[in-house]
Order: sequence, then structure tokens, then C1' cells
RNA sequence: GGGGUCGUAGCUCAGCUGGUAGAGCGCUGCGUUCGCAAUGCAGAGGUCAGGGGUUCGAUCCCCCUCGAUUCCA
Repeated sequence: GGGGUCGUAGCUCAGCUGGUAGAGCGCUGCGUUCGCAAUGCAGAGGUCAGGGGUUCGAUCCCCCUCGAUUCCA
């Protein structure tokens, strides 16, 4: 320098054919307990890496940029 894959909640990851974004763990509150652990219920938490384009509509399609990883030279 060129190619591939990846970037979604604090962490690990789903997300089908483009149609109002989810799980587990963690966190907060309440109940059970003398307390801890455990468990039940409820809740908070999102620029879907950034920008642009296509579309009635984009996490999803196209282009550029940034970052991670890998292959080739």
C1' cells in the first nucleotide's frame, strides 16, 4: 500500500424480507431474612462508531472517514 471480517445498553452478544431496538450478567428500588447469600417483583440505562447518499421509511442497502482484528505484498 491492497483485500476480508467486525463496531448495537456498563460487560458479553442477538436482531429474519428495510417498518417504533432486545437477551443474559451487572446496576438501582421494594418484598422475603437478625444479617449475608439466594430469590421474586419493579425500574433506570441506547448518537445502533462518525458523516453523507438511496428510500415514504435505514442498526440493516451504497459511498467516505475513524477504530479493532486478520490475510497478502